Overview:
Predicted 3D model of a 74-nucleotide RNA (transfer RNA) from Candidatus Iainarchaeum sp. Its Rfam family is "tRNA". Rfam classes the family as a transfer RNA. Its family is annotated with triplet codon-amino acid adaptor activity in the Gene Ontology.
RNA sequence: GGGCCCGUAGCUCAGCCAGGUAGAGCACCCGGCUCUUAACCGGGGUGUCGGGGGUUCGAAUCCCCCCGGGCCCG
Numbered sequence: 001g002g003g004c005c006c007g008u009a010g011c012u013c014a015g016c017c018a019g020g021u022a023g024a025g026c027a028c029c030c031g032g033c034u035c036u037u038a039a040c041c042g043g044g045g046u047g048u049c050g051g052g053g054g055u056u057c058g059a060a061u062c063c064c065c066c067c068g069g070g071c072c073c074g
Stems, first nucleotide, its partner, number of pairs: 001073007010026004020057001028044005050066005
């Protein structure tokens, strides 16, 4: 220098191909139960979807550039 993959909640990830309400598990917070803790039960999503631009009525999703991480080629 070239190619491919990944980046979404505190963590691990799904959703992207084929545009249409941003989700799951765990963790966390509030309440119940309990002498107390844990467990269990009820409730709560806490988010610039890595950044910017474009296309579109509408973008996590499609296109372009850039940033970070990984692998391969030279």